[in-house]
Context: one part of a larger RNA
Molecule: large-subunit ribosomal RNA, domain III
Organism: Maridesulfovibrio hydrothermalis AM13 = DSM 14728
RNA sequence: GAGUAACGAUAAAACGAGUGAGAAACUCGUUCGCCGUAAGACUAAGGUUUCCUGGGUAAAGCUAAUCUUCCCAGGGUUAGUCGGUCCCUAAGGCGAGGCCGAAAGGCGUAGUCGAUGGAAAACGGGUUAAUAUUCCCGUACCUGUAAGUGUGUGCGAUGGAGGGACGCAGAAGGAUAGCUCAGCCAACUGUUGGAUAUGUUGGUGUAAGUACGUAGGCUUAAGUCAUAGGCAAAUCCGUGACUUUCUAAGGCCGAGAUACGAUACCGUAACUUUACGUUUGAAGUGAGUGAUUCCAUACUGCCUAGAAAAGCUUCUAAGUUUAGCACUUAUAGACCGUACCGCAAACCAACACAGGUAGUCGGGUCGAGCAGACCAAGGCGCUU
Numbered sequence: 001g002a003g004u005a006a007c008g009a010u011a012a013a014a015c016g017a018g019u020g021a022g023a024a025a026c027u028c029g030u031u032c033g034c035c036g037u038a039a040g041a042c043u044a045a046g047g048u049u050u051c052c053u054g055g056g057u058a059a060a061g062c063u064a065a066u067c068u069u070c071c072c073a074g075g076g077u078u079a080g081u082c083g084g085u086c087c088c089u090a091a092g093g094c095g096a097g098g099c100c101g102a103a104a105g106g107c108g109u110a111g112u113c114g115a116u117g118g119a120a121a122a123c124g125g126g127u128u129a130a131u132a133u134u135c136c137c138g139u140a141c142c143u144g145u146a147a148g149u150g151u152g153u154g155c156g157a158u159g160g161a162g163g164g165a166c167g168c169a170g171a172a173g174g175a176u177a178g179c180u181c182a183g184c185c186a187a188c189u190g191u192u193g194g195a196u197a198u199g200u201u202g203g204u205g206u207a208a209g210u211a212c213g214u215a216g217g218c219u220u221a222a223g224u225c226a227u228a229g230g231c232a233a234a235u236c237c238g239u240g241a242c243u244u245u246c247u248a249a250g251g252c253c254g255a256g257a258u259a260c261g262a263u264a265c266c267g268u269a270a271c272u273u274u275a276c277g278u279u280u281g282a283a284g285u286g287a288g289u290g291a292u293u294c295c296a297u298a299c300u301g302c303c304u305a306g307a308a309a310a311g312c313u314u315c316u317a318a319g320u321u322u323a324g325c326a327c328u329u330a331u332a333g334a335c336c337g338u339a340c341c342g343c344a345a346a347c348c349a350a351c352a353c354a355g356g357u358a359g360u361c362g363g364g365u366c367g368a369g370c371a372g373a374c375c376a377a378g379g380c381g382c383u384u
Base pairs, nucleotide, nucleotide: 013031014030015029016028017027018026032381033380034379035378040361041360042359046341047340050339051075052074053073054072055071056070060068061067080141081140082337083336084335087118088117092113093112094111098107099106100105122139123138124137125136126135142333143332144331145330146329147328148327149326150325151324154320155319159315160314161313162312167302168301169300170299173295174294175293178289179288180287181286182285183204184203185202186201187200188199205265206264209260210259211258216253217252218251219250221244222243223242224241225240226239227238229237230236266284269279270278271277303306347356348355363375364374365373366372
């Protein structure tokens, strides 16, 4: 220079009460304002205790601070079913032998790793200051093992076969979530003239699972015989012949509705010792609208022709002879993650930085609409 610029989005504050040495900023309350395909909710990555409670105010916070994501202390993350591990493979990595190379090493078969993919099974309610599909209550399901009962002949793989198993675009249909209205239920009756009515406000909710097998989609199917193929074998698959059957029976897939689940939970009000308290527990229907969700890896069209392997089903080989199946009961289900932030003051940007950050849900009125405007739930007023 200079007590100058600046104090980081122009979404906005005002008042009352409290605490306190001290309050524009902390807490509570009443208004006001802002977001509302977000500035709300969930979650991956990343962070790693920032979460909750009590205490504190030097420094940090662009000001103050009684406050904090700061400091101190204590507490907090509960799983057969969520996600990993375990099983399987992709790109890619490693790589017994092997090939190549002065050496180091490079490539690569069998194999072995490797998810962003495949593959068994859980929902509703309640509860904590802080966890919950994990704890508790209720009702389920899956996979092993063992026993019992019933049935009664094959079982058996690292091998064969099926299946898993897949592109893009488009249109229509059937449903549901959600929403709106009516009916029903509960509460309320006025600070200014009127308002017990055709008024106001709120609610009208509920899963997995089990049973049924619908809208709809796909398909000829079944049997007998024969087998130069599937590296051996096969009753399996493939192929061929014959018989029956035909565009429909059967078979396979398949939302949703309905019933049970639920004589339950939720939902209300009263009492009171104000607590993680006790008792009580109304209505819980219909219509309309309606998805980008489900049926659906379906259907139709197109050319660029759209993973693999295991689990699973089946067939036999070696081998072995009471297997396999159904039901009931009992028992087991280990280990790791789980707090909190997560379009952000907690991640990446030297900062509590107007930048960047994958996925899911995303209500109402007007509207073609995830536009725009105003609102709900919820969250904020961006630390002078």